A computed fold for a 74-nucleotide RNA from a Bifidobacteriaceae bacterium, annotated as transfer RNA. Taxonomically the source falls in Bifidobacteriaceae (Bacteria, Bacillati, Actinomycetota, Bifidobacteriales). The sequence is in RNAcentral, with records from ENA. The prediction has a mean pLDDT of 80.
[in-house]
């Protein structure tokens, strides 16, 4: 220098062909259970999706530029 993958909640990870962003796990908070705690059970909390722009009635998803991370080639 060229190419590919990737960025969604504090962390991990879903979101089908563009059509209501949380399905799920961890963490956190409240309660139950316990002499108490762990484990377990119930409930709650939390995003506008790396940044900017474009297309569209509508963008996490499509297009352009840039940024961070990973990989291949030279």
């Nucleotide at each position: 220098g060229g190419c590919c993958c990737u960025a969604u909640a504090g962390c991990c990870c879903a979101a089908u062909u563009g059509g209501c962003a949380g399905a799920g796990g961890c963490a956190g908070c409240c309660g139950g259970c316990u002499u108490a705690a762990a484990a377990c059970c119930g409930g709650c909390c939390a995003a506008g999706u790396g940044a900017g722009g474009g297309u569209u009635c509508g963008a996490g998803u499509c297009c352009c530029u840039c940024u961070g991370g990973g990989g291949c080639c030279a």